[in-house]
Source information:
The part of an RNA shown here (large-subunit ribosomal RNA, domain IV) has 351 nucleotides and comes from a Chloroflexota bacterium.
Context: one part of a larger RNA
RNA sequence: CCCUCGUUAAGGAACUCGGCAAUCUAGCCCCGUAACUUAGGGAGAAGGGGUACCCCCUUAUGGGGGUGACACUAAAUGGAUCCAAGCGACUGUUUAACAAAAACACAGGUCUCUGCUAAAGCGUAAGCUGAAGUAUAGGGGCUGAUACCUGCCCAGUGCUGGAAGGUUAAGGGGAAGGGUUAGCAUGUGGUGUGUGUGUAAGCAUGCAGUGCGUGUGAAGCUUUGAACCGAAGCCCCAGUGAACGGCGGCCGUAACUAUAACGGUCCUAAGGUAGCGAAAUCCCUUGUCGGGUAAGUUCCGACCCGCACGAAAGGUGUAACGACUUGGAUGCUGUCUCAACGAGGGACUCG
Numbered sequence: 001c002c003c004u005c006g007u008u009a010a011g012g013a014a015c016u017c018g019g020c021a022a023u024c025u026a027g028c029c030c031c032g033u034a035a036c037u038u039a040g041g042g043a044g045a046a047g048g049g050g051u052a053c054c055c056c057c058u059u060a061u062g063g064g065g066g067u068g069a070c071a072c073u074a075a076a077u078g079g080a081u082c083c084a085a086g087c088g089a090c091u092g093u094u095u096a097a098c099a100a101a102a103a104c105a106c107a108g109g110u111c112u113c114u115g116c117u118a119a120a121g122c123g124u125a126a127g128c129u130g131a132a133g134u135a136u137a138g139g140g141g142c143u144g145a146u147a148c149c150u151g152c153c154c155a156g157u158g159c160u161g162g163a164a165g166g167u168u169a170a171g172g173g174g175a176a177g178g179g180u181u182a183g184c185a186u187g188u189g190g191u192g193u194g195u196g197u198g199u200a201a202g203c204a205u206g207c208a209g210u211g212c213g214u215g216u217g218a219a220g221c222u223u224u225g226a227a228c229c230g231a232a233g234c235c236c237c238a239g240u241g242a243a244c245g246g247c248g249g250c251c252g253u254a255a256c257u258a259u260a261a262c263g264g265u266c267c268u269a270a271g272g273u274a275g276c277g278a279a280a281u282c283c284c285u286u287g288u289c290g291g292g293u294a295a296g297u298u299c300c301g302a303c304c305c306g307c308a309c310g311a312a313a314g315g316u317g318u319a320a321c322g323a324c325u326u327g328g329a330u331g332c333u334g335u336c337u338c339a340a341c342g343a344g345g346g347a348c349u350c351g
Stems, first nucleotide, its partner, number of pairs: 001346008010337002014335001019332001027051005036041001038145001052067006068072001080330007087322002092104002108143007120129003147316003151247003156244002158240005165235003171229002176224005183216007191208007248266005275309001276306001287303005
């Protein structure tokens, strides 16, 4: 010097982000016990008093008398308490090993789906769960005890219902067209065979079969394919917010000033109702006023100018509860002024 403990003059939170840590308190009996309240609680509220040993009497245990102390729950064990606010109703659950909470859950509320081979879920399927249940049941979403409540908007998106009209797939349908070509027409080259003319060569003109082309082209096959018919859906028409969501701007006006109950105008589907509000939400901001302090960026009560609260992503209260968060107070203390001493174990020396 470090760790774990013990004691401490005077002061008593001056320490510190913050009373962190450590004290204080403590058992049992009696007295006594506030606000508030869901009448159960709060409550061991708070705050007081008693407590040992011996003898006697009674025996739940108490009564009377006596004795000694600074001290009698004589050791150990064993609540500090109060006031106010926020959040969450509560008991519970959670990040095994940095977060226990205001997060999750919860009973309660509400919406929605599901008539049973249920919906929903797992699986390729068989099958299984749901459930050996049956709408007082089961699944999903949101909210989160209780109390008082839960406003306006259905234009957009979603969902539900509707079916007149528009659009529309496969399919049906088959107008019309293309390809192919038997045939026909025609051009042309060989071949064969006639006729006319010519001495002959040849020339002209036919017929038959044939090669190569061109045009047209029935049927069949093939291909493209219009009109028309054709469901749900979508367009459309309604409903629906404890569905996803949304809930304005500018200007003027009252006999001091200020402000605006009032008026005008633009836009919108509708323009934020009740309640709350510098809030776990307020930038400006340590807003302003009041309280508490000698002194208060925190705290409490108000105000409302809500940058950017607001009604089941619930709003506002609320008894009880909380190893939650914030502010204050009493008591108490080595947290501190400011350190000191002691004990044990290390460190250190020797081995």
The full RNA is in RNAcentral, with records from ENA. Taxonomically the source falls in Chloroflexota (Bacteria, Bacillati). The coordinates come from a structure-prediction model, not an experiment, and the mean pLDDT is 85. It matches the Rfam family "Bacterial large subunit ribosomal RNA". Rfam links the family to the GO terms structural constituent of ribosome and ribosome.